Predicted 3D model of a 71-nucleotide RNA (transfer RNA) from a Lachnospiraceae bacterium. The coordinates come from a structure-prediction model, not an experiment, and the mean pLDDT is 81. Its Rfam family is "tRNA". Its family is annotated with triplet codon-amino acid adaptor activity in the Gene Ontology. It is annotated as a transfer RNA. Rfam's curators write: Transfer RNA (tRNA) molecules are approximately 80 nucleotides in length.
[in-house]
RNA sequence: AGGGGAAUCAUCCAGCGGCAGGAUGGCAGUCUCCAAAACUGCUCACGGGGGUUCGAAUCCCUCUUCCCCUG
Numbered sequence: 001a002g003g004g005g006a007a008u009c010a011u012c013c014a015g016c017g018g019c020a021g022g023a024u025g026g027c028a029g030u031c032u033c034c035a036a037a038a039c040u041g042c043u044c045a046c047g048g049g050g051g052u053u054c055g056a057a058u059c060c061c062u063c064u065u066c067c068c069c070u071g
């Protein structure tokens, strides 16, 4: 210098243009003599900006950060 990939709850991951989900964690409750376990409920998110579209986490451009490849 060129090419490719990744970015989503506190953490790890899903999510073919149409309600943003799971597990773990945290909080509360049930149960228990107490606790753990189990069960129930709650909690918190689409990296920034622009575009396309009736509608964008998803498609396009750009920026930022990280990873890989070529030289």
Base pairs, nucleotide, nucleotide: 001070002069003068004067005066006065007064010024011023012022013021018054025043026042027041028040029039030038047063048062049061050060051059